[in-house]
């Protein structure tokens, strides 16, 4: 850093250092000196991948959380492209589906 598959409506804080942005991008709209992001330490949550117990016909269920990650405001905070649906036969506006992107796992180049 590139594909490939998978999953995103749940879930999880406390301290210390430091000081202004920050929530990937655009447009909102949030968060933030009552100290936000961030970064160390402990702690949690989870269960993608190895382990382990287990079941089995299996590429399938289930458990455990030891080991690698990964997470701890808001649905990927919303939306952004398309499609249908609703709305006067419009329009803006609501809704619902599929896509793009972006995230994290694993594997492959």
């Nucleotide at each position: 850093u590139u594909c490939u598959u998978a999953u995103c409506a749940a879930g999880a804080g406390a301290g210390g250092u430091a000081g202004a942005g920050g929530g990937a991008c655009u447009g909102g709209c949030c968060c933030g000196a009552u100290g936000a992001c961030a970064c160390c330490u402990c702690a949690g949550c989870a269960a993608c991948c190895a382990g382990c117990c287990g079941u089995g016909a299996a590429c399938a269920a289930g458990g455990u959380a030891u080991g690698g990650u990964g997470c701890u405001a808001a649905u990927u905070c919303c939306a952004g492209c398309a499609a249908g649906c609703u709305g006067a036969a419009a329009a803006a506006g609501g809704c619902u589906u599929g896509g793009g992107c972006g995230a994290u796992a694993a594997g492959a180049g």